This record gives sequence, C1' cells and structure tokens, in this order.
RNA sequence: GCCCCGAUAGUUUAAUGGUAAAACUGGUGAUUUGUAAUCACCUGAUGGGGGUUCGAUUCCCUCUCGGGGCUCCA
Repeated sequence: GCCCCGAUAGUUUAAUGGUAAAACUGGUGAUUUGUAAUCACCUGAUGGGGGUUCGAUUCCCUCUCGGGGCUCCA
C1' cells in the first nucleotide's frame, strides 16, 4: 500500500429497513438477626460526518479505531 471482518448500555450479546431486546454490573425495596442467595422495580446505548428513504443500528460514500490476510523487489 491492497483486500476482508468488526464498532450497539459500564461489560457481553441480539435486532437487519418500521423507530432498539436481554443477561450481567449499578441503584432502590422485599425477604434474613446480619451477609450471601432469591424476588420486584429503576437507571442506562447504535464510533464521527454526509447521502438514499415517509422512515436507517440496518443500504451507499468517507473518516477514525480494532482484528485478520496478502505484498514489501533489483
């Protein structure tokens, strides 16, 4: 330098055009003599910019970051 894959909550994963779901963590409460465990509720997210569309996490372009592969000669 070229090609491929990926970036969603504090963490790990879903959703694949119809307005984002869950687990763990965290907070509050219940239970317990207390802790743990369990149960209920709550908090919280689509990497930046642009485009297409009535509507974009999803499709297209570009940038950034991460992973993998190829090349790096006389």
This is a predicted structure of a 74-nucleotide RNA (transfer RNA) from a Thiotrichaceae bacterium.
The coordinates come from a structure-prediction model, not an experiment, and the mean pLDDT is 81.
Rfam family: tRNA. The family's RNA type in Rfam is transfer RNA.